[in-house]
Molecule: c-di-GMP-I-GGC riboswitch aptamer
Organism: Bacillota bacterium
């Protein structure tokens, strides 16, 4: 340097439940561990989720459907970027 195993030290924390924020997706904190060698950071490409507002259509008080400004997911894949350990080969 490459690489990541029945090694060690240390780390993260899915679902569920509780509280708070949000229209929602979702986020934050606590609890809890399904998993993770970048499950650190970053929405740049693809993908997925939401759609209060707005527009259009239907309806004709409340509603329904579609599109969408916008928002979200880094634990969907890829890219970029930073970084712990020092075992086996």
């Nucleotide at each position: 340097c490459c690489g990541g195993u029945c090694a060690a030290a240390g780390g993260c924390a899915a679902a569920g439940c509780c509280g708070c924020c949000g229209a929602a997706a979702g986020g934050c904190g606590g609890u809890g561990a399904c998993g993770c060698a970048a499950a650190g950071c970053u929405a740049c490409g693809g993908g997925c989720c939401u759609a209060a507002a707005u527009u259009c259509g239907c309806a004709g008080u409340c509603g329904c459907g579609a599109a969408c400004a916008a928002g979200g997911c880094a634990g969907c894949c890829g890219g970029g970027u930073u970084g712990c350990c020092g075992u086996a080969a």